[in-house]
Context: one part of a larger RNA
RNA sequence: UGACGGGGGCCCGCACAAGCGGAGGAGCAUGUGGUUUAAUUCGAUGAUACGCGAGGAACCUUACCUGGGCUUGAACGUAUGGGGAAUAAUGCCGAAAGGUAUUAGCCAGCAAUGGCUCUAUACGAGGUGCUGCAUGGUUGUCGUCAGCUCGUGCCGUGAGGUGUCGGGUUAAGUCCCAUAACGAGCGCAACCCCUAUUCUUAGUUACCAGCACGUAAAGGUGGGGACUCUAGGAAAACUGCCUACGCAAGUAGUGAGGAAGGUGGGGAUGACGUCAAAUCAGCACGGCCCUUAUGUCCAGGGCUACACACGUGCUACAAUGGCAACUACAGAGGGUCGCUACUUGGCAACAAGAUGCUAAUCUCAAAAAGUUGUCUCAGUUCGGAUUGAAGUCUGCAACUCGACUUCAUGAAGUUGGAUUCGCUAGUAAUCGCGUAACAGCAAUGACGCGGUGAAUACGUUCCCGGGCCUUGUACA
Numbered sequence: 001u002g003a004c005g006g007g008g009g010c011c012c013g014c015a016c017a018a019g020c021g022g023a024g025g026a027g028c029a030u031g032u033g034g035u036u037u038a039a040u041u042c043g044a045u046g047a048u049a050c051g052c053g054a055g056g057a058a059c060c061u062u063a064c065c066u067g068g069g070c071u072u073g074a075a076c077g078u079a080u081g082g083g084g085a086a087u088a089a090u091g092c093c094g095a096a097a098g099g100u101a102u103u104a105g106c107c108a109g110c111a112a113u114g115g116c117u118c119u120a121u122a123c124g125a126g127g128u129g130c131u132g133c134a135u136g137g138u139u140g141u142c143g144u145c146a147g148c149u150c151g152u153g154c155c156g157u158g159a160g161g162u163g164u165c166g167g168g169u170u171a172a173g174u175c176c177c178a179u180a181a182c183g184a185g186c187g188c189a190a191c192c193c194c195u196a197u198u199c200u201u202a203g204u205u206a207c208c209a210g211c212a213c214g215u216a217a218a219g220g221u222g223g224g225g226a227c228u229c230u231a232g233g234a235a236a237a238c239u240g241c242c243u244a245c246g247c248a249a250g251u252a253g254u255g256a257g258g259a260a261g262g263u264g265g266g267g268a269u270g271a272c273g274u275c276a277a278a279u280c281a282g283c284a285c286g287g288c289c290c291u292u293a294u295g296u297c298c299a300g301g302g303c304u305a306c307a308c309a310c311g312u313g314c315u316a317c318a319a320u321g322g323c324a325a326c327u328a329c330a331g332a333g334g335g336u337c338g339c340u341a342c343u344u345g346g347c348a349a350c351a352a353g354a355u356g357c358u359a360a361u362c363u364c365a366a367a368a369a370g371u372u373g374u375c376u377c378a379g380u381u382c383g384g385a386u387u388g389a390a391g392u393c394u395g396c397a398a399c400u401c402g403a404c405u406u407c408a409u410g411a412a413g414u415u416g417g418a419u420u421c422g423c424u425a426g427u428a429a430u431c432g433c434g435u436a437a438c439a440g441c442a443a444u445g446a447c448g449c450g451g452u453g454a455a456u457a458c459g460u461u462c463c464c465g466g467g468c469c470u471u472g473u474a475c476a
């Protein structure tokens, strides 16, 4: 100087407390461990691994296994040599890859015969093989915590200290006062994006108040530029004003005004560093290793196994509910190898025809929680696992191993031990909608979008993590 203390002081955080809803029990989905296997490819392992890399494992992917093949190679570069130019078809073996034979054409050659778009040779090639403890780049975490440092000066023999401490204050090393310090940098804040209000400009594919036409109905039509909305510009919030306290910084107020009030709400933004943290399998790269194989091609299998253990989820155990009928209101997205109106067929998944749209125009598209009726507390009209049968679609191909439809079947489960997780407001809870990758799909996942919409916070004694000052130390 740090680190540590079941030392002290001050302070903060869904850290506790106060509440709401979950997990832990059941079934299933998914990941992991273990076991099994010819192989169940590899990585990630307290917090910071475990719906993670993977934002799509039937083949491919694919790296694994079994078997069958190839060897300058499936692809590529350079150099040299050869060539004036010049490749198709068919048969056989085979799972394919590959191998082999024949014919025709062409080239060279008197011919026999040899060769064919490129070929030969040489050097490179190739490796998801090892090392993340040789590395770059990128990332997690402490933590969006308020810290981390420098120049000059001063103090100290020196390591170092001071500044950065003290008194207040703040979300903040934020600001004020004081001060052997005076200044500065990286962080904080602000500048950026979205959102909440108003004005203005512009009206098409959006809108329809007033006018006219028109319909079973409809901005459907003429028209309009008001409104909604779209997207450019501008204004607005600064403790600016008032009151109280205070030297100041600032704090308080069911203060005013205002759409918004004290960082308005959300996002992006992550200091010096820590964990020899993660990644050589995204990529790059040093070293080591393989080179008729640790490279490469192909078929089939495996990554989907299953006594079990754990994590993360979905669906439930019902009446704030199930079922049936009826009927409103979103936002944000996607669409030409596509989204498909509409009509017809089918109980349905879907099929056949057909129309519009490269989209504020057409379309996916039905929003769902809502209302009424019924059921009357049961393992039930709860719950839907599992299994049987018949089908649909995608795709060369759904046996291993896809999703969906219909009929039948109808397990467990009656609110879950110890323990444990999330959340402070348009939040939790609950309800549906969309997108990415994608032929299809294991999605209940991930990422977004809106609808309905709470309870509670006395407080900081305690648990956990963190910040500042101080104290002790046999630790570095």
Stems, first nucleotide, its partner, number of pairs: 001476002003473003007470007015460002019423005026315008034306002042053002064301007076124007087104007105116004126290002129288003135284002137279003140275001142273001147186006153162003166177003192267004197235007207224002211222003238261001241255001242253004317416001321375006333364003338357002342353004382413001387408007429452007
A computed fold for a 476-nucleotide part of an RNA from an uncultured bacterium, annotated as small-subunit ribosomal RNA, 3' major domain. The coordinates come from a structure-prediction model, not an experiment, and the mean pLDDT is 80.